[in-house]
A computed fold for an 88-nucleotide RNA from a soil metagenome, annotated as c-di-GMP-I riboswitch aptamer. Model confidence (mean pLDDT): 83 of 100.
RNA sequence: GGCAAACCCACCGAAAGGUGGGGACGCAAAGCCACCGGUCUACGGGCGAUAAGCCGAUCGCGGAGCCUAGGAUAGCGGGGCUGCCGAA
Repeated sequence: GGCAAACCCACCGAAAGGUGGGGACGCAAAGCCACCGGUCUACGGGCGAUAAGCCGAUCGCGGAGCCUAGGAUAGCGGGGCUGCCGAA
């Protein structure tokens, strides 16, 4: 010298979240890439009143939800690629 969390404003998005401005919690790759694992979201799709789902499991709980990335996160971890100036 660089970046910029929370929060605030505007915009985009179904949401998660993102972009711009303000703002600095932090960061020695907090530069770039969703390849692997994790996490978040569920527009669309699937199941659903004989629920779904859960469980200590043939009992029972439950009372309208549940499941699912083609989405998001690089400031969750791993991996890959790249990397400024000065002084000693």